The RNA shown here (transfer RNA) has 71 nucleotides and comes from Ruminococcus sp. Its Rfam family is "tRNA". It is annotated as a transfer RNA. It was read from a public genome assembly.
């Protein structure tokens, strides 16, 4: 320089056009003499900016970051 892949709650991971779910962690309550375990509940995410579409995590493009290949 060029090509390819990836980016989703704190972490891991689903959702292949139709209102983003689960696990774990965190918080609250119940339980307990106290704590842990257990049970119930709550909050929490689509890297950035555009485009297509009635509708975008999903399709297209730019940029950023990460990883890899070639020279």
């Nucleotide at each position: 320089u060029u090509c390819c892949g990836c980016u989703u709650c704190g972490u891991c991971u689903a959702a292949u056009g139709g209102u983003a779910g689960g696990a774990u962690a965190u918080c609250u309550g119940c339980u307990u003499c106290u704590g842990a375990c257990g049970c119930a509940g709550a909050a929490g995410a689509u890297g950035u900016a555009a485009g297509u579409u009635c509708a975008a995590u999903u399709c297209u493009u730019u940029c950023a970051g990460c990883g890899g290949g070639a020279a």